RNA sequence: UAUAGUUAGCAAACUAUCGGAAACGGUGGGACGCAAAACUAGGGAGCUAAGGUUAUUGAAACCGUAAAAGUAGUUGCGGUAAAGAAACUACGCCAGCCCGGCCGCCGGA
Repeated sequence: UAUAGUUAGCAAACUAUCGGAAACGGUGGGACGCAAAACUAGGGAGCUAAGGUUAUUGAAACCGUAAAAGUAGUUGCGGUAAAGAAACUACGCCAGCCCGGCCGCCGGA
């Protein structure tokens, strides 16, 4: 330096299984491709949203209160309030999207 890839190397989709809430990842199979398709989440893009936040709805139950003499019960009103659904959110991902970092192989000069 990148136009050649002998010999080698990696392995998309899909698939089996395992991990994970998910995104996604490990291993085996499998090859769309790759001259860094090695490693690294520092920056940008992208994916997910367990947990968190926000407002809303609000069952059962419970509490207060009103009614008929009282209790229970019933009905009305008010309050507490879970699950669910929604929006936002990374401390989760993604290196085969780009940049950066880092270490290499081969050919040529």

Predicted 3D model of a 109-nucleotide RNA (c-di-GMP-I riboswitch aptamer).